[in-house]
Molecule: c-di-AMP riboswitch aptamer (ydaO/yuaA leader)
Organism: Planobispora rosea
RNA sequence: UGAGCACGGACGCCUAAUCCGCGAACCCGCGGAGCCGGGAACCCAUGUGUUCCCCGGGGUGAAUCGGCGCGCCUGCGCGCCGUAGGGCACUUCCCAGCCCGAACCCGUCAGCUAACCCGGUAGGCACUGGAAGCCGAGCAA
Numbered sequence: 001u002g003a004g005c006a007c008g009g010a011c012g013c014c015u016a017a018u019c020c021g022c023g024a025a026c027c028c029g030c031g032g033a034g035c036c037g038g039g040a041a042c043c044c045a046u047g048u049g050u051u052c053c054c055c056g057g058g059g060u061g062a063a064u065c066g067g068c069g070c071g072c073c074u075g076c077g078c079g080c081c082g083u084a085g086g087g088c089a090c091u092u093c094c095c096a097g098c099c100c101g102a103a104c105c106c107g108u109c110a111g112c113u114a115a116c117c118c119g120g121u122a123g124g125c126a127c128u129g130g131a132a133g134c135c136g137a138g139c140a141a
Stems, first nucleotide, its partner, number of pairs: 004139002007136003012125003018033006034121006044111001056109001057106004065082008085100004090133003094130003
């Protein structure tokens, strides 16, 4: 040097959710940077025969769309079964298994969107396995 062999993955990792400064201040508050989301022009996109009826619409998020049953009653609420989609923590257009498939906000207003404006910066992971990678530190023909 090294085919190959076995081991490890928390001073680490997932997430936008971190870093810095000040304040008797790990937790709290304020400010700044970074990151994430929303609103908001031109251009672009969309729409434009008439009448009647019904229905508000949008945002964060994976969390949508169906079927069936029940209650009040024809619209909601509850339950069950599926489902778009998402998650299982170093990575994955892979395999198997498991779990989630909620909630909240704006208030009749919202396509995109420069300037500009507003908001967020919670939490959590060693209790999925296989395969293939990546990284680390070893043994070694």